[in-house]
RNA sequence: UUAAUCAUGUAGCCGAGAUCCAUUCAAAGAAUGGAUGCGGGGGACCCGGUUUUAUUGGGGCGUAUUCCUUGACAGGAUAGGGCACUUCCAGGCCCGAGCCCGACAGCUAACCUCGUAGGCAUAUGGAAGGGCAAAG
Numbered sequence: 001u002u003a004a005u006c007a008u009g010u011a012g013c014c015g016a017g018a019u020c021c022a023u024u025c026a027a028a029g030a031a032u033g034g035a036u037g038c039g040g041g042g043g044a045c046c047c048g049g050u051u052u053u054a055u056u057g058g059g060g061c062g063u064a065u066u067c068c069u070u071g072a073c074a075g076g077a078u079a080g081g082g083c084a085c086u087u088c089c090a091g092g093c094c095c096g097a098g099c100c101c102g103a104c105a106g107c108u109a110a111c112c113u114c115g116u117a118g119g120c121a122u123a124u125g126g127a128a129g130g131g132c133a134a135a136g
Stems, first nucleotide, its partner, number of pairs: 012120003018036008037116006047106001055103001057104001058101004066077003080095004085129006
C1' cells in the first nucleotide's frame, strides 16, 4: 500500500411489512394472542362494459410493461422504478423480476376478509428550505 474476514459504530438502503400490551418458555430472546398504525383483496345503486361458456380463458400482488432477435438458451432496447431529509439543476450507477387465484371478480357506500415478510451495505457536486446530535 492492496485484498479478504470478523467485530463495533452510523439519523443507513429496497419494501406496506411497524409500535404497544398480555401470556408462556431454558427469559438474551422467541412463540402465541390482542390492539393501534400501514398495505392488499372481495363487495350495491349510479356509471361503465357488453366479445365471454376449458379456451387466443380470465384475474390479482409488484416498478418489473412492451418491442426486436435466437431452433432454444442467451442477448439488445424500452414503459416504469431505486440510489443517507425534501425539491430543483448537473453528473453517474443499478433494477426492469418473481409469485399467486383456479372457471371466477369493472367501479363500488355499508359490510366481509387477508398480510404486517424477506433481502442488503449504500455515501457525487451545487442551490434553496428543513432538521438530528454534542457542547456551552

A computed fold for a 136-nucleotide RNA from a Nitrospirota bacterium, annotated as c-di-AMP riboswitch aptamer (ydaO/yuaA leader). The prediction has a mean pLDDT of 79. The sequence was found by an Rfam model in a public genome assembly. The model forms 88% of the base pairs in the Rfam consensus. The source organism's lineage runs through Bacteria, Pseudomonadati and Nitrospirota.